[in-house]
Predicted 3D model of a 109-nucleotide RNA (SAM riboswitch aptamer (S box leader)) from an SAR202 cluster bacterium. Model confidence (mean pLDDT): 84 of 100.
RNA sequence: CUCUUAUUUCGAGUGGCUGAGGGACUGGCCUUUGGACGCCCGGCAACCGACUCCGCUAUCUCAGGAAAACGGUGCCAAUUCCAGCGGAUUAAAAUCCGAAAGAUGAGGG
Numbered sequence: 001c002u003c004u005u006a007u008u009u010c011g012a013g014u015g016g017c018u019g020a021g022g023g024a025c026u027g028g029c030c031u032u033u034g035g036a037c038g039c040c041c042g043g044c045a046a047c048c049g050a051c052u053c054c055g056c057u058a059u060c061u062c063a064g065g066a067a068a069a070c071g072g073u074g075c076c077a078a079u080u081c082c083a084g085c086g087g088a089u090u091a092a093a094a095u096c097c098g099a100a101a102g103a104u105g106a107g108g109g
Stems, first nucleotide, its partner, number of pairs: 001109008013041001015040003021031003025084004042076003047072003052066003080101001085098005
């Protein structure tokens, strides 16, 4: 870089350092010197590994479930902030559905 697959309206700080941008892209709309991004600490969550229990079993292995949070990631404004393509309702505004794109995990090339 790419392929497969799962998830993507829950949750998470009145902390320290720094000092101008940030929200992938485009358009919009937001956020930010009353301190953004980033780093540290802290926290959330439970995808993967490990552990415990239930379940299955003669035993081991094991579909599945529960608990927990040790390790590997991830995440901590706004639904992935909204739309971008297609469709349904509609006079319009608008609402809804699906996809695409993006993000993250696990596995593969």